A computed fold for a 76-nucleotide RNA from a Campylobacteraceae bacterium, annotated as c-di-GMP-I-GGC riboswitch aptamer. Its mean pLDDT, the model's own confidence on a scale to 100, is 88. It was read from a public genome assembly, where an Rfam model found it. Its Rfam family is "c-di-GMP-I-GGC riboswitch aptamer". Its family is annotated with cyclic-di-GMP binding in the Gene Ontology. Taxonomically the source falls in Campylobacteraceae (Bacteria, Pseudomonadati, Epsilonproteobacteria, Campylobacterales).
RNA sequence: AGAGACAAAGCCAAACUAUCCGUGAGGAUAGGACGGAAAGCCACGGGUCUUGAAAAAGACAGCCGGGUUGCCUACC
Numbered sequence: 001a002g003a004g005a006c007a008a009a010g011c012c013a014a015a016c017u018a019u020c021c022g023u024g025a026g027g028a029u030a031g032g033a034c035g036g037a038a039a040g041c042c043a044c045g046g047g048u049c050u051u052g053a054a055a056a057a058g059a060c061a062g063c064c065g066g067g068u069u070g071c072c073u074a075c076c
Base pairs, nucleotide, nucleotide: 002076003073004072011036012035016031017030018029019028020027021026034062040068041067042066044065045064046063047060048059049058050057051056
């Protein structure tokens, strides 16, 4: 460095529920754990979704790829 163990210490938190924000996709907080080795961060490429007659404007990083930062260390 690759790689990722029924390892250790920790971390995040899907569905669902409540309140609030948003026309909406969705977001925030609290509860809650299905999962996650980047489920940390970035809409850069693809994708999905929303608003809109269109032009266009948005959402999703827990869809895939990419960029970037980072904890741990058995086996090989």